RNA sequence: CCGUGCUAGGCGGGGUGCUAGCGGUGCCCUGUACCCGCAAUCCGCUCUAGCGGGGCUGAAUUCCCUUUCGAGGGGCUAGAGGCCCGGGGUCAGCGCCACGUUUGAGGCGGUGAUGGUUUGGUCCCGUUGCGAUGGAGAGCUGUGAACCAGGUCAGGUCCGGAAGGAAGCAGCCUUAAGCGGUCACCUCCAGGCGCGGUGGGAGUGCCAGACCGGAGUCAUCAAACGUCGGCAGCGCCUCGGGCCCCGGCCUCGACAGAGGGUGCACGG
Numbered sequence: 001c002c003g004u005g006c007u008a009g010g011c012g013g014g015g016u017g018c019u020a021g022c023g024g025u026g027c028c029c030u031g032u033a034c035c036c037g038c039a040a041u042c043c044g045c046u047c048u049a050g051c052g053g054g055g056c057u058g059a060a061u062u063c064c065c066u067u068u069c070g071a072g073g074g075g076c077u078a079g080a081g082g083c084c085c086g087g088g089g090u091c092a093g094c095g096c097c098a099c100g101u102u103u104g105a106g107g108c109g110g111u112g113a114u115g116g117u118u119u120g121g122u123c124c125c126g127u128u129g130c131g132a133u134g135g136a137g138a139g140c141u142g143u144g145a146a147c148c149a150g151g152u153c154a155g156g157u158c159c160g161g162a163a164g165g166a167a168g169c170a171g172c173c174u175u176a177a178g179c180g181g182u183c184a185c186c187u188c189c190a191g192g193c194g195c196g197g198u199g200g201g202a203g204u205g206c207c208a209g210a211c212c213g214g215a216g217u218c219a220u221c222a223a224a225c226g227u228c229g230g231c232a233g234c235g236c237c238u239c240g241g242g243c244c245c246c247g248g249c250c251u252c253g254a255c256a257g258a259g260g261g262u263g264c265a266c267g268g
Stems, first nucleotide, its partner, number of pairs: 001268006009057003012030005020046005034054005063261006072252006079246001081244010093234002095231003098227008106218003115212008123201009133190005139182005149174004157166003
């Protein structure tokens, strides 16, 4: 140096989460690199850190170490920008409302304006008429008495020589008390019903009428001006909080690149 056969090793890795810690199942990023069983109210281990079983490859492009790059992940951030929420303040910015004045328009007005006098209603209380409603009664009607209601009283009983009388149960009929029904008519009672009469009270207002009087009145609309008037809706100031994106710092880090290192046996 070559050939053959073995062994170590390899057959993914990383982040996150859980954990005393290490792996795994889970989620995520890379990437394509065996199989079966266990496993998130977990499964298996203990710094040598998945456990159990099987298979392939195998000392080098494939294993190990160092280093470069860097997908991606995690943490911190009183950095810049944007958005949103809440508290407080401000009416000396905007906007809205109210009031007053002026201007313009409009409405009403000699079929009588503003104003004045006056009579009523509306409001409250008492009383009363009618109606409605509710209740009760009367009336009508049904039922209704073994005997202590009536009428008629079979049978039977009593009196009598007989003729004929007497009392009277059951049954039937009619009723009393009681128990029910009743559209309307009649009577009585009731008041958080309706429409009226009447008496009293209240009375700022509103509605209607009469009389006096004789020319305005309505702030209805719009605009302007003003108010040591109102409203925190917008804007502004301030405090606090949240979210998004970019950036900064720290950390882990796949894939890829470079360099270095590394067995055993036999034979030639």
The RNA shown here (Bacterial large signal recognition particle RNA) has 268 nucleotides and comes from a Solirubrobacteraceae bacterium. The RNAcentral record of the sequence draws on ENA and MGnify. The coordinates come from a structure-prediction model, not an experiment, and the mean pLDDT is 80. It matches the Rfam family "Bacterial large signal recognition particle RNA". Gene Ontology terms of the family: signal recognition particle, plasma membrane targeting and SRP-dependent cotranslational protein targeting to membrane, signal sequence recognition. The source organism's lineage runs through Bacteria, Actinomycetota, Thermoleophilia, Solirubrobacterales and Solirubrobacteraceae. The same sequence occurs in records of 2 taxa.